Predicted 3D model of a 103-nucleotide RNA (SAM riboswitch aptamer (S box leader)) from a soil metagenome.
The sequence is in RNAcentral, with records from MGnify.
It matches the Rfam family "SAM riboswitch aptamer (S box leader)". About the family: The SAM riboswitch is found upstream of a number of genes which code for proteins involved in methionine or cysteine biosynthesis in Gram-positive bacteria.
Its mean pLDDT, the model's own confidence on a scale to 100, is 84.

RNA sequence: CUCAUCAAGAGAGGUGGAGGGAACCGGCCCUGUGAAGCCCGGCAACCAGCGCGCACACGCGCAUGGUGCUAACUCCGGCGGGAUCAUUUUCCCGGAAGAUGAG
Numbered sequence: 001c002u003c004a005u006c007a008a009g010a011g012a013g014g015u016g017g018a019g020g021g022a023a024c025c026g027g028c029c030c031u032g033u034g035a036a037g038c039c040c041g042g043c044a045a046c047c048a049g050c051g052c053g054c055a056c057a058c059g060c061g062c063a064u065g066g067u068g069c070u071a072a073c074u075c076c077g078g079c080g081g082g083a084u085c086a087u088u089u090u091c092c093c094g095g096a097a098g099a100u101g102a103g
Stems, first nucleotide, its partner, number of pairs: 001103006011040001013039003019030003024078004041070003046066003049062005074097001079094005
């Protein structure tokens, strides 16, 4: 940089000790009834692998290996368009940014 996905799912365990929810701004939350991190467990099934369908395409399955994930829609808004309302507001679509995987 390209492509795909991001409304589902996942512990009342151990360790650890104060922070955490990507970054900036604004919100709103989680946390000593213990945060992050690490270990174990779990979830999922993107890639590989294996099995089945005649079939290196495609589909389904398994979960062995490589990742990933395991509060809240990628916690919500920050840009554009639209609907609604007198306004605040609320909602929808898209974008930007980001995350994960595969090239």